[in-house]
């Protein structure tokens, strides 16, 4: 240089032939219950769509550009 895949809470991850409300789950963290204390367990809560534009009534999802990561080819 070129081809392909990917970028979503602190971490891992689902959702991607557009649709309503709170964007899913686990984990982490915080409160509470339980316990002699702690842990386990239960319960409530906090927190995210890489960046910029376009299409549309409506974009995490479609289109364009850029940035970053992984793999192949040269």
């Nucleotide at each position: 240089g070129u081809g392909a895949g990917g970028g979503u809470a602190g971490g891992u991850u689902a959702g991607c032939u557009g649709g309503c409300c709170c964007a899913u789950a686990c984990u982490a963290c915080g409160g509470g219950a339980c316990u002699g204390u702690g842990g386990c367990u239960c319960u409530c809560g906090u927190g995210a769509c890489g960046c910029g534009g376009g299409u549309u009534c409506a974009a995490a999802u479609c289109c364009c550009g850029c940035c970053c990561c992984u793999c192949g080819c040269c």
Predicted 3D model of a 74-nucleotide RNA (transfer RNA) from Candidatus Nanosalinarum sp. J07AB56. Its mean pLDDT, the model's own confidence on a scale to 100, is 80. Its Rfam family is "tRNA". From the family's description: Transfer RNA (tRNA) molecules are approximately 80 nucleotides in length. The source organism's lineage runs through Archaea, Methanobacteriati, Methanobacteriota, Candidatus Nanohaloarchaea and Candidatus Nanosalinicola.